A computed fold for a 72-nucleotide RNA from Coleofasciculus sp. FACHB-501, annotated as transfer RNA. Rfam family: tRNA. Its mean pLDDT, the model's own confidence on a scale to 100, is 81. RNAcentral records the identical sequence in 18 taxa.
Parts: sequence; C1' cells; structure tokens
RNA sequence: UGCCGAGUGGACGAAUAGCAAGUCGCAUAACUCUGAAUUAUGAAGUUGUAGGUGCGAAUCCUACCUCGGCAU
Repeated sequence: UGCCGAGUGGACGAAUAGCAAGUCGCAUAACUCUGAAUUAUGAAGUUGUAGGUGCGAAUCCUACCUCGGCAU
C1' cells in the first nucleotide's frame, strides 16, 4: 500500500429492509436471623463515526475510524 472479515446495553450475543431477542451481570421487592439460591419487577442501546438510497436501515451503498487476518 492492496484485499478480506469484524464493530449491537457493563459482558457475551441474536435479529435474511418491517416492535432492537436471549443469557450473565446490576438495581428494587418478596422469601431468610443474615447471606446465598429462588421468584417477581425494573434500569441500562444515538446498533463504531458521518452521509446516501428507500414509506421504512443493525441490515443495502459511499467515505472515514478501530481491531483481526492475508498478500506485497
């Protein structure tokens, strides 16, 4: 320098253009002498950044950023 892949709550990780799942963690409550476990409820996402297409974008297109791989 070129090519390929990846980026989604605190962590992991789904979602073939149509309500952003789930698990763990966290908070509150119940239970308990206390804690753990269990049960219930809840908070937490500008889906890497900026644009574009489209009625509608995590998803498609463009540029850039970060990480990994290959080639030179």